A computed fold for a 523-nucleotide part of an RNA from a metagenome, annotated as small-subunit ribosomal RNA, 5' domain. Its Rfam family is "Bacterial small subunit ribosomal RNA". Gene Ontology terms of the family: ribosome and structural constituent of ribosome.
Context: one part of a larger RNA
């Protein structure tokens, strides 16, 4: 002496920027965190309010709803429990796969049968759940073709698809605008290629114990077979009998790991909290299922603890998300506001979801910046404290006088984050086309939670703003009184037993200062 996700004492006037459960990966009340699409489908209402022959009927509305179906819940967002190597760094490798994107080559014919939703029955306290009947589709399933793809004993054999919106009348068919017609988009199948993302193998490196010295039978290797997307004892059947290890096998005990952080001139040490890569986990143990992708934090099954409902037959649930409770602890926040932006999912788009995020609260928790006033003022006032009683010192310090208004405060005005995207319009592309749709200019018209915003700015008056530790030495700072080896002080060496610069108080003084100390802990 420099650091900290700090804690406690005392004291706290602002403001910018970061940071905040380090301990029980203990347990959870409540709300919210993942939806979306009606331009894949078929249903399909209420309230209200018009008219009525009082039976009804329009509009609410093909709308809210649920339900098939897609696409996304594998991103984001927590934690750090386990892992000493199936992990992580760093360089390499072959035997894989990638939805959505992108470039490309070819298709997009023709059929068929359910099942939900709906209705009729029933059971159950409830969660749900069983029978029967209708019915649509980009839901499912044959068939027709195969540029390519797969297999192959090279004869050959196998596999595909889905429609859906917008415009429109040149061609065709009715001949009126409307189609099976034209044209634009969105899609779908098949294979190539790319991007992107991931899965697998290898060297190197990656803590402490030897008071752990041996360890291993699927074990080390080969043949054959399975099984993966894929190379492999990855699993099996047979064979051989290896494989590791004092250059530390094995077992024990502690750890997530990196870019980094901190410290030091450097080597090193020491650390991995925020932020970014990677991993692991999702009440605890285990399975697989879906599906391009997961053995899946708000998905499913099964045991198991633990809450919780029940009509005792049976159910339901998992904040290590983002607040917030108990608890545990020395100790860590609000059951706040917006999707305005930036990102994501859906959607053609309007949008609609997003506790991601952007703020905004609370904490001097850190770092940084500001202030708490400036000149002037000796009659060196008063008061205090010291005295050798003259005096000294507090001390220009303070009234006094002469200005100044940061910041708070009170009023006013007032940037930036906002571009798009929708509407009109001119061009260019597609077309039969002065539709529609793409691309690209102008115009317009809107969009801000933060917010009472940052910033100006005018008003008032020195006015609202200064503590904390030291003071024997190391280590800047000294003198009373009190105490009397007591009370008590200590980082170390010591102080204290009647004049203590060492304890208490005061007066002064040193050093930081909106902090200052002590405490942990690290160089």
């Nucleotide at each position: 002496g420099a650091u900290u996700g700090a804690a406690c004492g005392c004291u706290g006037g602002c403001g910018g920027c970061a940071u905040g459960c380090c301990u029980a990966a203990c347990a959870c009340a409540u709300g919210c965190a993942a939806g979306u699409c009606g331009a894949a489908c078929g249903c399909g209402a209420a309230a209200g309010u018009c008219c009525u022959u009082c039976g009804g009927g329009g509009c609410g509305a093909g709308u809210a709803g649920a339900g098939u179906g897609g696409c996304g819940g594998a991103c984001g967002g927590g934690u750090g429990a386990g892992u000493a190597a199936u992990a992580c760094g760093u360089g390499g490798g072959a035997a894989u796969c990638u939805a959505c994107c992108u470039g490309g080559u070819a298709g997009u014919g023709g059929g068929g049968g359910a099942c939900a939703a709906c209705c009729c029955g029933g059971g159950g306290a409830a969660a749900c759940c069983c029978g029967g009947g209708c019915u649509a589709a980009u839901a499912c399933c044959g068939c027709a073709u195969a540029c390519g793809u797969c297999c192959u004993a090279c004869g050959g054999g196998a596999c595909a698809a889905a429609g859906g919106g917008g415009g429109c009348c040149u061609c065709u068919g009715c001949u009126u605008g409307c189609a099976a017609g034209c044209u634009c988009u969105c899609g779908c199948u098949a294979c190539c290629a790319g991007a992107u993302g991931a899965g697998c193998c290898c060297a190197c490196g990656u803590c402490c114990g030897a008071u752990u010295a041996g360890c291993u039978a699927g074990u080390u290797g080969g043949u054959a077979g399975g099984g993966u997307a894929a190379a492999g004892g990855c699993c099996u059947a047979c064979c051989a009998a290896g494989g590791c290890g004092a250059c530390g096998a094995u077992c024990g005990g502690u750890a997530g790991c990196u870019g980094g952080u901190c410290u030091g001139a450097g080597a090193g040490g020491a650390u991995g909290g925020c932020c970014a890569g990677c991993c692991a986990c999702a009440c605890u143990g285990g399975g697989a299922c879906u599906g391009a992708g997961a053995c899946a934090c708000g998905g499913c099954c099964c045991a198991g603890a633990c809450u919780c409902c029940u009509a005792c037959g049976g159910g339901a649930g998992g904040c290590a998300g983002c607040a917030g409770u108990g608890g545990g602890g020395a100790a860590u926040a609000u059951u706040g506001g917006a999707c305005a932006a930036u990102g994501g999912g859906c959607g053609c788009a309007a949008g609609c979801c997003u506790g991601a995020u952007c703020c905004a609260g609370c904490a001097a928790u850190g770092c940084c910046g500001c202030g708490u006033g400036u000149g002037u003022g000796a009659a060196g006032a008063a008061g205090g404290c010291c005295u050798g009683c003259g005096g000294g010192u507090u001390g220009u310090a303070a009234a006094g006088c002469a200005c100044u208004u940061u910041c708070a405060g009170u009023g006013g005005g007032g940037a930036g984050g906002a571009a798009a995207a929708g509407c009109c319009u001119g061009g260019g592309g597609c077309g039969a086309a002065u539709a529609c749709c793409c691309c690209u200019g102008g115009g317009u018209c809107u969009u801000g939670a933060c917010g009472u915003u940052a910033c100006c700015u005018a008003c008032a008056g020195a006015a609202g703003a200064a503590g904390c530790a030291c003071c024997g030495g190391c280590u800047a700072a000294c003198u009373c009184c009190g105490u009397g080896c007591c009370a008590g002080c200590a980082g170390c060496c010591g102080c204290g037993g009647u004049a203590a610069u060492a304890c208490g108080g005061a007066g002064g003084g040193u050093g930081c200062a909106a902090g200052c100390g002590u405490u942990a802990a690290u160089c």